Annotation
Predicted 3D model of a 71-nucleotide RNA (transfer RNA) from Mesocricetus auratus. NCBI's taxonomy places the organism under Eukaryota, Opisthokonta, Deuterostomia, Tetrapoda, Mesocricetus. The sequence is in RNAcentral, with records from Rfam. Its Rfam family is "tRNA". Gene Ontology term of the family: triplet codon-amino acid adaptor activity.

[in-house]
RNA sequence: UAGGAUGUAGUACAUUGGUAUUACAUAGAAUUUUGAAUUCUAAGAGGUGGGUUCAAUUCCUACUGUCCUAG
Numbered sequence: 001u002a003g004g005a006u007g008u009a010g011u012a013c014a015u016u017g018g019u020a021u022u023a024c025a026u027a028g029a030a031u032u033u034u035g036a037a038u039u040c041u042a043a044g045a046g047g048u049g050g051g052u053u054c055a056a057u058u059c060c061u062a063c064u065g066u067c068c069u070a071g
Base pairs, nucleotide, nucleotide: 001070002069003068004067005066006065007064010024011023012022018054026042027041028040029039030038047063048062049061050060051059
């Protein structure tokens, strides 16, 4: 420099245009002499800007972070 992939909660993931899912972790409650474990509950997220659409994590575009390949 060129090509490709990828960016979602503290972490790891799902979601082919219509309320963004789950697990671990975190907080609260129950249980327990205490702790651990178990059960229930809660909070927490679409890299940034623009466009298309009644509606965008999803489609288009630019930028940007990371990774891979070639030189």